[in-house]
Predicted 3D model of a 72-nucleotide RNA (transfer RNA) from a bacterium. It matches the Rfam family "tRNA". It was read from a public genome assembly. Its mean pLDDT, the model's own confidence on a scale to 100, is 81.
RNA sequence: GGGUCUGUAGCUCAAUGGUAGAGCAGUGGCCUCUUAAGCCAUUGGUUGAGCGUUCGAGUCGCUCCAGACCCA
Numbered sequence: 001g002g003g004u005c006u007g008u009a010g011c012u013c014a015a016u017g018g019u020a021g022a023g024c025a026g027u028g029g030c031c032u033c034u035u036a037a038g039c040c041a042u043u044g045g046u047u048g049a050g051c052g053u054u055c056g057a058g059u060c061g062c063u064c065c066a067g068a069c070c071c072a
Base pairs, nucleotide, nucleotide: 001071002070003069004068005067006066007065010024011023012022013021018055026042027041028040029039030038048064049063050062051061052060
């Protein structure tokens, strides 16, 4: 320099173009002599940035940014 892939909650990951979710973690409660374990409830999101297409974009298109890999 060329190409492919990835980017979503604190972490690991989902989500046919139609209300952004799960597990773990966090918080509160129950249980327990106490802790751990278990159970119940609950908080937490500028979906990497911007522009476009669309009635509607995490999803489609373009340009950037960051990372991984392949080729040279």